Molecule: transfer RNA
Organism: Candidatus Altimarinota bacterium
RNA sequence: GCCACCUUAGCUUAGCUGGUAGAGCAGCGGCCUUGUAAUCCGCAGGUCUCCGGUUCGAAUCCGGAAGGUGGCU
Numbered sequence: 001g002c003c004a005c006c007u008u009a010g011c012u013u014a015g016c017u018g019g020u021a022g023a024g025c026a027g028c029g030g031c032c033u034u035g036u037a038a039u040c041c042g043c044a045g046g047u048c049u050c051c052g053g054u055u056c057g058a059a060u061c062c063g064g065a066a067g068g069u070g071g072c073u
Stems, first nucleotide, its partner, number of pairs: 001072007010025004019056001027043004049065005
């Protein structure tokens, strides 16, 4: 230098070539317990890396940028 893939909650991640963003763990509250942990119930937490485009509508499609992983030279 070239090619492919990845970027979604604090962490790990799901999301069918377009229609209200989900789960587990962690956090907070409650229940339970002599007490703690575990279990169970509930709550909160998201500019879907960024910029632009297409569309009635974009995490999703298109272009560019940034970061990361792997390969080739």